Context: one part of a larger RNA
RNA sequence: GAACGAACGCUGGCGGCGUGCUUAAGACAUGCAAGUCGAACGAGAAAGCCCUUCGGUGGUAGUAAAGUGGCGCACGGGUGAGUAACGCGUGGAUAAUCUGCCCUGAGGUCUGGGAUAACUCCGGGAAACUGGAGCUAAUACCGGAUAAGACCACGAUGCUUCGGUCGAGUGGGAAAAGGUGGCCUCUUCUUGAGCCAUCGCUUGAGGAUGAGUCCGCGGUCCAUUAGCUAGUUGGUGAGGUAAAGGCCUCACCAAGGCUACGAUGGAUAGCUGGUCUGAGAGGAUGAUCAGCCACACUGGAACUGAGACACGGUCCAGACUCCUACGGGAGGCAGCAGUGGGGAAUAUUGCGCAAUGGGCGAAAGCCUGACGCAGCAACGCCGCGUGAGUGAUGAAGGCCUUCGGGUCGUAAAGCUCUGUCGAGAGGGAAGAAAGGUACGGUUAAUAUCCGUGGCCUGACGGUACCUCAGAAGGAAGCACCGGCUAACUCCGUGCCAGCAGCCGCGGUAAUACGGAGGGUGCAAGCGUUGUUC
Repeated sequence: GAACGAACGCUGGCGGCGUGCUUAAGACAUGCAAGUCGAACGAGAAAGCCCUUCGGUGGUAGUAAAGUGGCGCACGGGUGAGUAACGCGUGGAUAAUCUGCCCUGAGGUCUGGGAUAACUCCGGGAAACUGGAGCUAAUACCGGAUAAGACCACGAUGCUUCGGUCGAGUGGGAAAAGGUGGCCUCUUCUUGAGCCAUCGCUUGAGGAUGAGUCCGCGGUCCAUUAGCUAGUUGGUGAGGUAAAGGCCUCACCAAGGCUACGAUGGAUAGCUGGUCUGAGAGGAUGAUCAGCCACACUGGAACUGAGACACGGUCCAGACUCCUACGGGAGGCAGCAGUGGGGAAUAUUGCGCAAUGGGCGAAAGCCUGACGCAGCAACGCCGCGUGAGUGAUGAAGGCCUUCGGGUCGUAAAGCUCUGUCGAGAGGGAAGAAAGGUACGGUUAAUAUCCGUGGCCUGACGGUACCUCAGAAGGAAGCACCGGCUAACUCCGUGCCAGCAGCCGCGGUAAUACGGAGGGUGCAAGCGUUGUUC
C1' cells in the first nucleotide's frame, strides 16, 4: 500500500447492487418448510344456506374429512462435526455393472380366485394406541394360459496360441390392469359388447440421464513417531452383491505384504472451481456463488424402493427434555423465521406462489420458508447530495499581535438564480405475461404451430417514474499537525498529569501532554484493533 463474512470509538442525508452466527455439530417454546391423484377403488357426512306442496329419501354434494391404492417423499433446503481417504482434483478403465419417470422402435394386454382396510358390533387402555367378530372394492394380492428375444443347460460347424471363442439347432422355466371420452353398430334400453381416441399396464431392444466400482498422477505437519501387519500377502474352490476383487464368510495350501521415494503412529483439516495479495514466481485462504463429499441428538441396524442403509421414515441401545391415572408413552430446527445460551460480533416468529423451478394430476388445479420480494444493519462496493453566481465598509465576533496591524475571509450578511435528494401535494405506469379458456386453420391428431374473440391472472406496489411548490422548514464529520509524514501559534501544566507505531516528548518560555485559534488529509464516513499478502 492492498484486502476483510469483521469488531470497537466518534459521527451519520439518500439511492442501486451485494453481504450478514467465523463462537456452542450446545439446548430449543410456537408456527410453517411434502404432498398430490375421484380420469385406480369401495364407502360417504354434518352444520349453514337455497328450494319446498312445510312432509322432505330435495339441492349445495357423491362435496368435505378419513381409508385402500399409485407416484413423490433418495429432489429441493441446511451444516462442516467427522474424514489425510481413490474423500477431492485431473486423466483413464468398466469385456466387471445397475438405471423409476423420459425418448425411439417392436410385440402383447387372455382367463380365473381368495382376502383386507374403511364401515358395523363387542371389548382393553389415562393416553399413545390396540384386540376380537362380521361385511366389501380395486390399476391392491394370488393362480392358470400364451410369449419372440434375452437367460440357463446341451451343443453341429467354423476359428484357435488348444486355455477357449463364434454359435445353427434342441430342451427348460418366466408377464400384464385397467380408467376416461366419443361413435350409436349389436343388445335385455341403459348397462354391457364392439370400434375409435387418449391416459395407463406388461415383455424385449436401443438411447438419454443418473449412479456404483477400479486404476495412474497431484495437493498438510511431526522422525523428539522406525519399524508395522495373521484375513495379514498371495493362490484354489464355494457363497453373498447389479458388479471385478480377502470386499466379506468358510475350507485347504503357500509365507508372504508395506517401509527412509517415510510404512505405522500422532496432530491438524471437508476438497475443488475460485478469492485476496504480488510485476511475476510465489504466499495466504476455501464466507457468499458453483461442482463433489460427509453428516442429520449420540452409537448401531436393516426394511421399502429404480435409487437410502433415508434431516422433517422404521427398529434397538444411550444421554437429555416433556406428558402420565405410575401401568406406560412422546420428542429431535446443522430447513425458514424465532427463543434463551456462548460471544467482540451477525437480521423479520414479514408478503406471495405473479415470475423461474420442482412434486402430483388428462386437465383445471393443489402443494412448495426452493424461489421471487419486502423488512433490519454505513457490513461492503458504486453513484448522488448537503446548493450555484455575485458580493469589501475586507461588517460583527474569535484568535494572534512588534498594538501599526494580521488572520478566520467572498467566508457571512445582502442581491440574482437553479431545483438533485429527502419531506409535502397531485398523477401514475411500462414491463416482468409466457399463459389459461372458446372458436377456426394446419395436421393422422384434441399434440405442436398460426389466426381471431371475450373474460381472467402482479406478491413487489400506489413502488419506479412524471408534475407542482420550495435554498428552507432537512443533510458534515472524523483523524492528524516533532521527524518518518501533508499541516503552527497562544494559553494551561511543570519528569506531574499525560502521549507514544519507531525514534522518543514532559524536571517553568513544550509546534510531541490538555484546551483554543489556525492549518493538513480523507469524507457519509473517519480513526483504532485483529488477520493475510
Small-subunit ribosomal RNA, 5' domain from an uncultured bacterium, 533 nucleotides, folded computationally. Its mean pLDDT, the model's own confidence on a scale to 100, is 81.